Source information
Transfer RNA from Candidatus Gottesmanbacteria bacterium RIFCSPHIGHO2_01_FULL_47_48, 72 nucleotides, folded computationally. Taxonomically the source falls in Candidatus Gottesmaniibacteriota (Bacteria, Bacteria candidate phyla). Its Rfam family is "tRNA". It is annotated as a transfer RNA. From the family's description: Transfer RNA (tRNA) molecules are approximately 80 nucleotides in length. Its mean pLDDT, the model's own confidence on a scale to 100, is 83.

């Protein structure tokens, strides 16, 4: 220098065009003599970033950033 894939909650990942969700981990409530574990509920999201298509974009297209991994 070129190709390839990935980027979505504090983490790990879902969702292939119609209200963004799950486990974990936070926090509050019951349980306990106290913890643990368990049961309930809750907070948490500018879906990397700018444009374009579209009634409608996390999803499809263009550039660009970031991370890996292959080739030279």
């Nucleotide at each position: 220098g070129c190709g390839c894939a990935a980027g979505u909650a504090g983490u790990u990942c879902a969702a292939u065009g119609g209200u963004a969700g799950a486990a974990c981990g936070c926090c509050g409530u019951c349980c306990u003599g106290a913890u643990a574990a368990g049961a309930c509920g809750g907070a948490g999201g500018u879906u990397c970033a700018u444009g374009g298509u579209c009634c409608g974009a996390u999803u499809c297209c263009a550039u660009g950033c970031u991370u890996g991994c292959g080739c030279a």